[in-house]
Context: one part of a larger RNA
RNA sequence: UGGCGGGGGCCCGCACAAGCGGUGGAGCAUAUGGCUUAAUUCGAUGCAACGCGAAGAACCUUACCAGGGCUUGACAUGUAUCUGCAAACCCCCGAAAAGGGGUCGCCUUCGAGGGUGAUACACAGGUGGUGCAUGGCUGUCGUCAGCUCGUGUUGUGAAAUGUUGGGUUAAGUCCCGCAACGAGCGCAACCCUCACGUUUUGUUACCAGCGGGUAAUGCCGGGAACUCGAAACGAACUGCCUCUGUAAAGAGGAGGAAGGUGGGGAUGACGUCAAGUCAUCAUGCCCCUUACGCCCUGGGCUGCACAUAUGCUACAAUGGCUGGUACAAUGGGCUGCCAACUCGCAAGAGUGAGCAAAUCUCAAAAAACCAGUCUCAGUUCGGAUUGGGGUCUGCAACUCGACCCCAUGAAGUUGGAAUCGCUAGUAACCGCAGGUCAGCAAUACUGCGGUGAAUACGUUCCCGGGCCUUGCACA
Numbered sequence: 001u002g003g004c005g006g007g008g009g010c011c012c013g014c015a016c017a018a019g020c021g022g023u024g025g026a027g028c029a030u031a032u033g034g035c036u037u038a039a040u041u042c043g044a045u046g047c048a049a050c051g052c053g054a055a056g057a058a059c060c061u062u063a064c065c066a067g068g069g070c071u072u073g074a075c076a077u078g079u080a081u082c083u084g085c086a087a088a089c090c091c092c093c094g095a096a097a098a099g100g101g102g103u104c105g106c107c108u109u110c111g112a113g114g115g116u117g118a119u120a121c122a123c124a125g126g127u128g129g130u131g132c133a134u135g136g137c138u139g140u141c142g143u144c145a146g147c148u149c150g151u152g153u154u155g156u157g158a159a160a161u162g163u164u165g166g167g168u169u170a171a172g173u174c175c176c177g178c179a180a181c182g183a184g185c186g187c188a189a190c191c192c193u194c195a196c197g198u199u200u201u202g203u204u205a206c207c208a209g210c211g212g213g214u215a216a217u218g219c220c221g222g223g224a225a226c227u228c229g230a231a232a233c234g235a236a237c238u239g240c241c242u243c244u245g246u247a248a249a250g251a252g253g254a255g256g257a258a259g260g261u262g263g264g265g266a267u268g269a270c271g272u273c274a275a276g277u278c279a280u281c282a283u284g285c286c287c288c289u290u291a292c293g294c295c296c297u298g299g300g301c302u303g304c305a306c307a308u309a310u311g312c313u314a315c316a317a318u319g320g321c322u323g324g325u326a327c328a329a330u331g332g333g334c335u336g337c338c339a340a341c342u343c344g345c346a347a348g349a350g351u352g353a354g355c356a357a358a359u360c361u362c363a364a365a366a367a368a369c370c371a372g373u374c375u376c377a378g379u380u381c382g383g384a385u386u387g388g389g390g391u392c393u394g395c396a397a398c399u400c401g402a403c404c405c406c407a408u409g410a411a412g413u414u415g416g417a418a419u420c421g422c423u424a425g426u427a428a429c430c431g432c433a434g435g436u437c438a439g440c441a442a443u444a445c446u447g448c449g450g451u452g453a454a455u456a457c458g459u460u461c462c463c464g465g466g467c468c469u470u471g472c473a474c475a
Base pairs, nucleotide, nucleotide: 001475002474003472004471005470007469008468009467010466011465012464013463015459016458019422020421021420022419023418026313027312028311029310030309031308032307033306034304035303042053043052064299065298066297067296068295069294070293073123077122078121079120080119081118082117085115088103089102090101091100092099106114107113125288126287128286129285130284134282135281136277137276138275139273141271146185147184148183149182150181151180152161153160154159165176166175167174191265192264193263194262196234197233198232199231200230201229202228206223207222210221211220212219237259240253241252242251243250244249315415319374320373321372322371323370324369331362332361333360336355337354341350342349343348381412386407387406388405389404390403391402392401428451429450430449431448432447433446434445
């Protein structure tokens, strides 16, 4: 100087407390461990691995296994020699890859050259190893308020001071003091978005007033008010008032769409964990080279006495079912989204208009509301499982897809010890969209809106963190 303490002081955080809802019990989904296996590819492992890499494993993907094949190779460059040869189509064989045969058959200045193929050689290739050789990227402490430097001063020196102290703040934020005076990286602000307004603009959006028209609809003429779209600007600064205070600032108030960082996002200091990643990529070294490379078929990654994690659905009446009837926002669409109509109980099929979309379409929002029914029951709760019949995608749904219909109707009556999330348009409840994608195991993830709470006395305690101080057999 640091680190540590079941030392002390001060302070903060959904850290506790106060509340609301869960997990832990059930069934299922997904991931992991374990076991099994020819293979169940590999990685991730306290917080910070376990719905994680994977924004989608039937083939492909695919890296794994079995079998069948290839050896200058699926891919790149070069040299030498030869070749008028590739591809495509048809036939045979085969599980396919491959192999055999046939048809067709390049440009040209006819020297050669280019392209292609073969042979030989340099080489290719490796998701093989090492993340403890590395770059890059990422997680974490933590959006915590810290981490440092120059000069000066103090000390023999390691170092200290500044950065400590008194206040204040979300903040090393600011003020005051001080052997310090300044500065840098962080904080804040500058950026995006939401909330208010003004101006401009007015189609595909809008329709107040005027006119036309319809069974009805901005449908039409038209309009530029309103809504909305998108650009610029304004607006919030403790600016104003009162009180407290030396000041910084704090408490309250006014006006205001918004008030003290207005809400949210992006933004992550010096560093820590030899943290993670050699399987995104790049890369040193090591290793394989008729194989640890490459192609193909089939299988596996989906196996199942079990254990854990994260979720979904429930156990019901604040509910289930049936009928009726409202109100969104974000987004996507040409190998696409698909209206209307017809058929089918339905999944869907047929036909077919519009739309590269503020125009057409996905599209029905759902909870809510109104009416009826069920009456506390393993039930008209719950939907697992299983049987049968179908639809769609796709070369192909056996291993191993989703969906629909009929039948079946399991566990489950609110969950032990323990444990998690959340402070406001939040939690909880409700649906919608998107990416990946032929299809889909999505209950996941990323967004979007609808309905919309309770509680916070307080900081003694638990956990994590910041500053000062003290002890130390630690470095």
Molecule: small-subunit ribosomal RNA, 3' major domain
Organism: Erythroxylum platyclados